[in-house]
Molecule: c-di-GMP-I riboswitch aptamer
Organism: Paenibacillaceae bacterium
RNA sequence: UUGCGAUAAAGGCAAAAUUUCCGAAAGGAAAUGACGCAAAGCCAUGGGUCUACAGCUUCCACCGAAGCCAGGAUUGCCAGGUUGCCGCC
Repeated sequence: UUGCGAUAAAGGCAAAAUUUCCGAAAGGAAAUGACGCAAAGCCAUGGGUCUACAGCUUCCACCGAAGCCAGGAUUGCCAGGUUGCCGCC
């Protein structure tokens, strides 16, 4: 340096749920809390999935309704990139 994650050692992160805040929503942030995780560190680059404010189309006298669509979200969905602790069955 690369590969691997058995055995340890020191640690790390934090699911669901609850409370408050932000958001149109998906979801996010903080606190409590641990389902789990060898990258469950970071990056929306390629896919997948979720939502549909705005926009477009249709219906409707109007109110409104339906459909399409990420520019929104998800890194604890998969891959990729990148950084890192320990050890070597």